Predicted 3D model of a 73-nucleotide RNA (transfer RNA) from a Bacilli bacterium. The organism belongs to Bacilli, within Bacteria. The sequence was found in a public genome assembly. Its Rfam family is "tRNA". Rfam classes the family as a transfer RNA.
RNA sequence: GCUUGAUUAGCUCAGCUGGUAGAGCAAACGACUGUUAAUCGUUGGGUCGCAGGUCCGAGUCCUGCAUCGAGCG
Numbered sequence: 001g002c003u004u005g006a007u008u009a010g011c012u013c014a015g016c017u018g019g020u021a022g023a024g025c026a027a028a029c030g031a032c033u034g035u036u037a038a039u040c041g042u043u044g045g046g047u048c049g050c051a052g053g054u055c056c057g058a059g060u061c062c063u064g065c066a067u068c069g070a071g072c073g
Base pairs, nucleotide, nucleotide: 001072002071003070004069005068006067007066010025011024012023013022019056027043028042029041030040031039049065050064051063052062053061
């Protein structure tokens, strides 16, 4: 330099054919218990890497850039 994959909550990851974002773990609070732990329940937490474009509507499609990984030279 070329090709290719990934980037979504604090962490690990879903998200279908574009229709307005979720799970587990973690956290806070509550229930239970003589207490802690475990278990159960509830709640909060998101500019969907950044900037544009298309569209009535974009996490999803298109373009550029950034970071990380793989392959080729």